[in-house]
Context: one part of a larger RNA
RNA sequence: GGCGCACGGUGGAUGCCUUGGCACCAGGAGCCGAUGAAGGACGUGGGAGGCUGCGAUAUGCCUCGGGGAGCUGUCAACCGAGCUGUGAUCCGAGGAUUUCCGAAUGGGGAAACCCGGCAGGGCUUUAAAUCCUGUCACCCGUGCCUGAACACAUAGGGCAUGUGGAGGGAACGCGGGGAAGUGAAACAUCUCAUUACCCGCAGGAAGAGAAAACAACAGUGAUUCCGCGAGUAGUGGUGAGCGAAAGCGGAUGAGGCUAAACCAUGGUCGUGUGAUAGCCGGCAGGCGUUGCGAUGGUGGGGUUGUGGGAGCGCUCGGAAAAAGCUGCCGUUUUUUCGAGGAGUCAGAAAAAACUGGGUUAGGCGAAGGUCAUGUGAAUGGGCCGCCAUAGAGGGUAAUAGCCCUGUAGCUGAAAACCUUGUUUCUCCUGAGCGUUUUCCCAAGUAGCACGGAGCCCGUGAAAUUCCGUGUGAAUCUGGCGGGACCACCCGCUAAGCCUAAAUACUCCCUGGUGACCGAUAGCGGACUAGUACCGUGAGGGAAAGGUGAAAAGUACCCCGGGAGGGGAGUGAAAGAGUACCUGAAACCGUGUGCCU
Numbered sequence: 001g002g003c004g005c006a007c008g009g010u011g012g013a014u015g016c017c018u019u020g021g022c023a024c025c026a027g028g029a030g031c032c033g034a035u036g037a038a039g040g041a042c043g044u045g046g047g048a049g050g051c052u053g054c055g056a057u058a059u060g061c062c063u064c065g066g067g068g069a070g071c072u073g074u075c076a077a078c079c080g081a082g083c084u085g086u087g088a089u090c091c092g093a094g095g096a097u098u099u100c101c102g103a104a105u106g107g108g109g110a111a112a113c114c115c116g117g118c119a120g121g122g123c124u125u126u127a128a129a130u131c132c133u134g135u136c137a138c139c140c141g142u143g144c145c146u147g148a149a150c151a152c153a154u155a156g157g158g159c160a161u162g163u164g165g166a167g168g169g170a171a172c173g174c175g176g177g178g179a180a181g182u183g184a185a186a187c188a189u190c191u192c193a194u195u196a197c198c199c200g201c202a203g204g205a206a207g208a209g210a211a212a213a214c215a216a217c218a219g220u221g222a223u224u225c226c227g228c229g230a231g232u233a234g235u236g237g238u239g240a241g242c243g244a245a246a247g248c249g250g251a252u253g254a255g256g257c258u259a260a261a262c263c264a265u266g267g268u269c270g271u272g273u274g275a276u277a278g279c280c281g282g283c284a285g286g287c288g289u290u291g292c293g294a295u296g297g298u299g300g301g302g303u304u305g306u307g308g309g310a311g312c313g314c315u316c317g318g319a320a321a322a323a324g325c326u327g328c329c330g331u332u333u334u335u336u337c338g339a340g341g342a343g344u345c346a347g348a349a350a351a352a353a354c355u356g357g358g359u360u361a362g363g364c365g366a367a368g369g370u371c372a373u374g375u376g377a378a379u380g381g382g383c384c385g386c387c388a389u390a391g392a393g394g395g396u397a398a399u400a401g402c403c404c405u406g407u408a409g410c411u412g413a414a415a416a417c418c419u420u421g422u423u424u425c426u427c428c429u430g431a432g433c434g435u436u437u438u439c440c441c442a443a444g445u446a447g448c449a450c451g452g453a454g455c456c457c458g459u460g461a462a463a464u465u466c467c468g469u470g471u472g473a474a475u476c477u478g479g480c481g482g483g484a485c486c487a488c489c490c491g492c493u494a495a496g497c498c499u500a501a502a503u504a505c506u507c508c509c510u511g512g513u514g515a516c517c518g519a520u521a522g523c524g525g526a527c528u529a530g531u532a533c534c535g536u537g538a539g540g541g542a543a544a545g546g547u548g549a550a551a552a553g554u555a556c557c558c559c560g561g562g563a564g565g566g567g568a569g570u571g572a573a574a575g576a577g578u579a580c581c582u583g584a585a586a587c588c589g590u591g592u593g594c595c596u
Base pairs, nucleotide, nucleotide: 001595002594003593004592005591006590007589008588009587015581016546017545020517021516022514023513024512025511026510027509028508029506030505031168032167039101040100041099042055043054044053046079047078049075050074051073061095062094063093064092065091066090070083071082072081106115107114108113116136117135118134119133120132121131122130138165139164140162141161142160143159144158145157146156172203173201174200175199176198177197183190187237213220214219224251225250226249227248228247234242235241255498256497257496258442262300263299264298265297267295268294269293270292271291277290278287279286280330281329282328283327284326285325305476307441308440309439310438311435312434313433314432315431316430318337319336320335321334322333323332324331339429340428341427342426343425351424352423353422354421356419357418358417359416360415362411363410364409368384369383370382371381385402386401387391393405394404395403447471448470449469450468451467452466453465457483478493479492480491481490482489533540534539553580556567557566558565559564
């Protein structure tokens, strides 16, 4: 020196564990913000700091409920000082306070800072300085005032007003922009993909939506979502690929309001006559521009495709009252009652009472002892019992239905919120028939040409849909569609608007589940974690869990400067000693055997 054996050190694998994660299910909630958000800075405790809570009323204040003996959050003990059956701490509901920054909004600014104006108040004898409270940004809408070039006007300016806007939010939604790697075994049309990403905007959902739709000679009857139809019909350097619809079966289920014709009314402009306009009709009287036309406003009317409505004509109206210049007759309109219908999610819109249910604290809640074992502890074993609408789970010194907490079941709210139903309440209502003589039925629209896009559809025979430029109709004997186009036939009625549910998602709350993980795993993060640290910055981003049942965490003695150790003691165990469960290997030693 090598090999082997024994005993150690180092190291932290493995086993066991779980405070933390992951995925999903069910229910809830689904926006917050100028009444100042989200997110922060700085403070705040008797005693340094981190986390949590809170805001100069600062680990908290008030009220109302619950609860019932200890309490002054946590790392994290210790000391001090206090509170509490006149009910504390704690839990829930409502309120008060809520510094400074931040959309940040009096002005500025290198966020958490600096400097102001005005009004009122405090201190000061007064003034000044200083302090407190309130207020002072911009844009938009509405109303009013003022007011240029330029006479009216307009632009501009000012004031008042608005539960107006601004900013934030994980995914989901709608819209505007918009790639490339890739695939095509290269690559250019194509694909990836109307994706990633950027921007705008909204809601708890959004979007779509009550046929100018489909279909096919039979019919359906808004939209949305799911299953089939179907990887079909198609499209496609007919390559790679992309890829419907009708129809059928389900989920849900809801339909409404305008524009126009016509009537009335008041505004503006124009025009009009002296009685021939007009004042509901007839007769009589009376009035005297109240008329007519245009325009835009308001109220009524009206909303459809067996075309509808207006206008006109006819029939039937539940009662009462009033009005239409006056009287009579007729007639029309309005109001009230009655009758009928509907309703606050659209279609108009508000509130109250009662009622039932739910959420936000809770409450009650059955049944076991004993003997031995155990190196301590019994829930394990033996024996004898009991409860069960409760034998889910967790804890307790080993494995507990009957020890604790719970579980099944039953029960509970002063206050706030959500919700069911009823009533009060609110709103609406003439009905029917006939008529084609008259009027209306959404215009720079539809269509067309050119250039594009989107549809299964890549320009194709290319309809339907949507943009840009130009051109440019018709009003029901009108229009559009049924895949160029024409005819017949059939369907529908564009150019205005609103609309719940079925659907998508989960930052968040509650409960639950797992052939999910178990500390190099599972979220990056089980622990002071988006921390330490790195970077000018955008940004990147860790490591790190386990004594024991209980600190009972080794009084006292000895060696040592200490660190550390030896006794003694605690404990079941200290070879469990805060470098702490188990404690593998590499690696480093001590002793010994053999070989050289």